[in-house]
Context: one part of a larger RNA
RNA sequence: GGACGAACGCUGGCGGCGUGCCUAACACAUGCAAGUCGAACGGACUAAUUGGAGCAGAGUAUUCGUACAAAGCGAAGAGAAGUUAGUGGCGAACGGGUGAGUAACACGUGGAUAACCAACCAUAUAGACCGGGACAACCGUUGGAAACGACAGCUAAUACCGGAUAAGCUCCUAAGGCGGCAUCGCCUAGGGAGAAAAGUAGGCCUCUCGGAGAAGCCCGCGCUAAAUGACGGAUCCGCGCCUGAUUAGCUAGAUGGUGAGGUAAAGGCUCACCAUGGCAACGAUCAGUAGCCGGCCUGAGAGGGUGAACGGCCACAAUGGGACUGAGACACGGCCCAUACUCCUACGGGAGGCAGCAGUGGGGAAUAUUCCGCAAUGGGCGCAAGCCUGACGGAGCGAUGCCGCGUGAGGGAUGAAGGCCUUCGGGUUGUAAACCUCUGUCAUCCGGGACGAAAACAAUGACGGUACCGGAAAAGGAAGCCACGGCUAACCACGUGCCAGCAGCCGCGGUAACACGUGGGUGGCGAGCGUUAUUC
Repeated sequence: GGACGAACGCUGGCGGCGUGCCUAACACAUGCAAGUCGAACGGACUAAUUGGAGCAGAGUAUUCGUACAAAGCGAAGAGAAGUUAGUGGCGAACGGGUGAGUAACACGUGGAUAACCAACCAUAUAGACCGGGACAACCGUUGGAAACGACAGCUAAUACCGGAUAAGCUCCUAAGGCGGCAUCGCCUAGGGAGAAAAGUAGGCCUCUCGGAGAAGCCCGCGCUAAAUGACGGAUCCGCGCCUGAUUAGCUAGAUGGUGAGGUAAAGGCUCACCAUGGCAACGAUCAGUAGCCGGCCUGAGAGGGUGAACGGCCACAAUGGGACUGAGACACGGCCCAUACUCCUACGGGAGGCAGCAGUGGGGAAUAUUCCGCAAUGGGCGCAAGCCUGACGGAGCGAUGCCGCGUGAGGGAUGAAGGCCUUCGGGUUGUAAACCUCUGUCAUCCGGGACGAAAACAAUGACGGUACCGGAAAAGGAAGCCACGGCUAACCACGUGCCAGCAGCCGCGGUAACACGUGGGUGGCGAGCGUUAUUC
């Protein structure tokens, strides 16, 4: 000198763009952060339409017994619309947070898989036939303070199960060809065994004189099997990756083999048996510290430091362990167990997990709103309309950083007054002010007013009446901080008297202090200026 997620002191006008718990991975009140599909399914409910059992009875007739009968009320049923607790599907493994752990194939880089998986999507192929039994919802009985159940009965499906079919697929057997990288890989023929499926919305047609109507036909969305691709993931290997030897030996599934189990998959991954190996001064083991990288800061570079924000990977979700479901998890807002803590309780028993967005307490030198919106981008579900989305888009707060702008411009000497200094002549503050002439950035008020919206028409903007444009009045509302002995730009007076104090280094202060304090003056930077911490 540069840098900073900074803090502290003094000061503080505006705007744009960034950025904001580095400490306690401390504990959390409250609200929200993952739902969606009625075009998979049976119900329930809503209010129109239709329907009309039945009730009712104005009135008319009357032989006074009664008969007919308008309005009104209205059960069952029908079918279109809407809502949705439950069954079912997809999503919830993404997105968002944090850096505790981890010195490791975690990460970076380059390879390998002839040892692998793969929902949704794309391409092309072959299919979708016949049946069955349940369980929720519902209804009934019943337990419990609650959380939540128990029993009995009924019912639907793209839920579940059985059978058929099998181009291709899997397994067994077996022949031929080609190739390689050790185990081996690829292609083709034969035989045997095994395993699939689901429907639904819209449109159309008909037996008919005519009309309507589907289990038929067409089409959309789905379903099954197998193949390829894409996206994504898994595993293995070479190299790189902090400090300590005042840590020198470490190791028993430990190192290897055979066989088996397990996995999507190679493998001591696990197990049985056998052998006795394996690592280490090229630093094993142990201990400490630490998420890694692209990058960022500095530097001429080499290098040094660092890993906030943004992007990639990893790990974690109160602490420890475990599996279930699923294409995918050993799963932040799922389940089970244990522990600690908090809460409810009728004392029998239950509930919870902000390292999501806000917010609270606490810790700390220190770090923000319990805001607006799904208008845009993106994501989930859905044929769609759409719903959800604290992702995201925005606004708010903080000079926390960078950048831009302003606090006026021109003229103005009797060099006014005042201040300070003085050799008492004057000097300086100083064109500075006053005063004159202007201008109108920013701020204020009034009026207009977007782009962002996505190529027919129409609709859709949180930001926002914002940006921007026009107008009005008025110099009015807007300057401080540090330094002045040398390094280092900038000096005098007074006070103090080794005191009070200053100080980055050298050093100042003991009666003339340019070094302390105050005043005047000057220098530097400027909405900032200094100080402190860290780093080059």